[in-house]
RNA sequence: CGGGCUGUGGCGCAGUUGGUAGCGCGCCGCGUUUGGGACGCGGAGGUCGUGAGUUCGAGUCUCACCAGCCCGA
Numbered sequence: 001c002g003g004g005c006u007g008u009g010g011c012g013c014a015g016u017u018g019g020u021a022g023c024g025c026g027c028c029g030c031g032u033u034u035g036g037g038a039c040g041c042g043g044a045g046g047u048c049g050u051g052a053g054u055u056c057g058a059g060u061c062u063c064a065c066c067a068g069c070c071c072g073a
Base pairs, nucleotide, nucleotide: 001072002071003070004069005068006067007066010025011024012023013022019056027043028042029041030040031039049065050064051063052062053061
């Protein structure tokens, strides 16, 4: 320098043909227990790596950039 893949709550990951962002673990509260754990119920927490474009509408499509990993030179 060129190419590919990945980037989504604290962590690990889904998200279909563009149409209200979800699951597990964790965290908080309540119940259960003498207490804890386990279990049950409820809840908080995200502007989807950054910026622009297309569209009535973008996590999803397009472009540029940033970070990580891999391959080539």

A computed fold for a 73-nucleotide RNA from a bacterium, annotated as transfer RNA. It matches the Rfam family "tRNA". Rfam describes the family as follows. Transfer RNA (tRNA) molecules are approximately 80 nucleotides in length. Gene Ontology term of the family: triplet codon-amino acid adaptor activity. By type it is a transfer RNA.